The part of an RNA shown here (small-subunit ribosomal RNA, central domain) has 350 nucleotides and comes from a metagenome. The coordinates come from a structure-prediction model, not an experiment, and the mean pLDDT is 90. Its Rfam family is "Bacterial small subunit ribosomal RNA". Rfam links the family to the GO terms structural constituent of ribosome and ribosome.
[in-house]
Context: one part of a larger RNA
RNA sequence: CUGGGCGUAAAGCGCGCGUAGGCGGUCCUGUAUGUCGAUUGUGAAAGCCCUGGGCUCAACCUAGGAACAGCAGCCGAAACUGCAGGACUUGAAUGUUGGAGAGGGUGGGGGAAUACCUAGUGGAGAAGUGAAAUUCGUAGAGAUUAGGUGGAACACCAGAGGCGAAGGCGCCUGCCUGGCCAAACAUUGACGCUGAGGCGCGAAAGCGUGGGGAGCAAACAGGAUUAGAUACCCUGGUAGUCCACGCCGUAAACGAUGGACACUCGGCGUUCGGAGAGUUAACCCUCUGAGUGCCAAAGUUCACACAUUAAGUGUCCCGCCUGGGAAGUACGGUCGCAAGACUAAAACUC
Numbered sequence: 001c002u003g004g005g006c007g008u009a010a011a012g013c014g015c016g017c018g019u020a021g022g023c024g025g026u027c028c029u030g031u032a033u034g035u036c037g038a039u040u041g042u043g044a045a046a047g048c049c050c051u052g053g054g055c056u057c058a059a060c061c062u063a064g065g066a067a068c069a070g071c072a073g074c075c076g077a078a079a080c081u082g083c084a085g086g087a088c089u090u091g092a093a094u095g096u097u098g099g100a101g102a103g104g105g106u107g108g109g110g111g112a113a114u115a116c117c118u119a120g121u122g123g124a125g126a127a128g129u130g131a132a133a134u135u136c137g138u139a140g141a142g143a144u145u146a147g148g149u150g151g152a153a154c155a156c157c158a159g160a161g162g163c164g165a166a167g168g169c170g171c172c173u174g175c176c177u178g179g180c181c182a183a184a185c186a187u188u189g190a191c192g193c194u195g196a197g198g199c200g201c202g203a204a205a206g207c208g209u210g211g212g213g214a215g216c217a218a219a220c221a222g223g224a225u226u227a228g229a230u231a232c233c234c235u236g237g238u239a240g241u242c243c244a245c246g247c248c249g250u251a252a253a254c255g256a257u258g259g260a261c262a263c264u265c266g267g268c269g270u271u272c273g274g275a276g277a278g279u280u281a282a283c284c285c286u287c288u289g290a291g292u293g294c295c296a297a298a299g300u301u302c303a304c305a306c307a308u309u310a311a312g313u314g315u316c317c318c319g320c321c322u323g324g325g326a327a328g329u330a331c332g333g334u335c336g337c338a339a340g341a342c343u344a345a346a347a348c349u350c
Base pairs, nucleotide, nucleotide: 003322004321005320006319007304008303012318014201015200016199017198021194022193023192025088026087027086028085029084030083031082034080035077036076037075039073040072041071042070049065050064051063052062053061054060091191092188093187094186095185096184097182098181099180103177104176105175106174107173108172109171110154115149116148117147118146119145120144121143125136126135162169163168206247207246208245209244210243211242215241216240220236221235222234223233258317259316260315261314262313263312266295267294268293269292270291271290272289273288274287275286276285278283299306300305323350324349325348332343333342334341335340
């Protein structure tokens, strides 16, 4: 470079915004960049191919012919591409009216429970386990009543439910704020899709500074178990878990499935809208839009399975793979306070 691929065999960046670039709707006119045709020049010789000739043949040598991608000049074509101009509304966007939601940020508030403190009652156990022991308790524990303090998390509702790009989001409420959907109209007039670099977001753990600390709990200590037990079980328990600010930038960051658009039988649920019929209706039916599930046809797939939420049929753009190990390692570079992250080989070996 080309080919074939990327749900589970190697392979979709964790997710978004977006630069360059690539690609791009309908109609008209022009142009002639790509494109196509004719022609001229060039395209050395040798070689390849064709027809002859010479070594007894052949290889080999030799003569002639043909051919040659491409490049340049010139003449022409105008469907497609590009460019220039004009027009359009279906892609995209904006407005109006409504709607659902644990979407995000910040402040205020609430109750249950655990723990601790104070006081009362009470008096021998409590806790724990397979069984125990360590542990707590006559200096009054556990239990119970009343009051208080503090931190973290929000039972039921709760749903195969909802929202978010992903990570993720769940008590009530105020304020600020993003996105989405429906129904009709109106407006702009291709303003679009993707996206190398870049920038931002990014669970948990971890790191820095300062707070906070109820419960839980790496490390650690003790008690058991065991041949041993640096574990599983038990009693304790510090970082941490929480808050503010700043780092880290990873994950089975998973649908192990990149994004956009179009097309391709159906059936049954469910969430949120719209229209209509049943005189009303929370109920039911019909149609319709956006999500979210299950089943299944054609088709696809080695199979499993996927199947209008495609892994089907196509187009565009990006990322990635190319036998196993060595290795996501070494070296170098960039980033980081560090831990380390990102980029990423080879020898050797099977």